[in-house]
RNA sequence: GCCCUGAUAGCCCAGCCGGUGGGGCGUUUCUUUGGUAAGGUAAAGGCCGCGGGUUCAAAUCCCGUUCGGGGCU
Numbered sequence: 001g002c003c004c005u006g007a008u009a010g011c012c013c014a015g016c017c018g019g020u021g022g023g024g025c026g027u028u029u030c031u032u033u034g035g036u037a038a039g040g041u042a043a044a045g046g047c048c049g050c051g052g053g054u055u056c057a058a059a060u061c062c063c064g065u066u067c068g069g070g071g072c073u
Base pairs, nucleotide, nucleotide: 001072002071003070004069005068006067007066010025011024012023013022019056027043028042030040031039049065050064051063052062053061
């Protein structure tokens, strides 16, 4: 230098033949108990690494770019 791959909530991940973002753990509320843990209920928390483009509509498609991993020369 070239190619492939990954980046999504505090953590770990799913969703990527476009239709408006979900799960587990964790956190908080309420409940349950004499009390604690466990259990049950509800909620908060992410405009999807960043910038731009296409589209009525983009986490998803296209271009550029940053960082991590792998490969080739």
Transfer RNA from Candidatus Foliamicus sp., 73 nucleotides, folded computationally. NCBI's taxonomy places the organism under Bacteria, Gammaproteobacteria, Candidatus Foliamicales, Candidatus Foliamicaceae, Candidatus Foliamicus. Its mean pLDDT, the model's own confidence on a scale to 100, is 81. Rfam family: tRNA. Its family is annotated with triplet codon-amino acid adaptor activity in the Gene Ontology. It is annotated as a transfer RNA.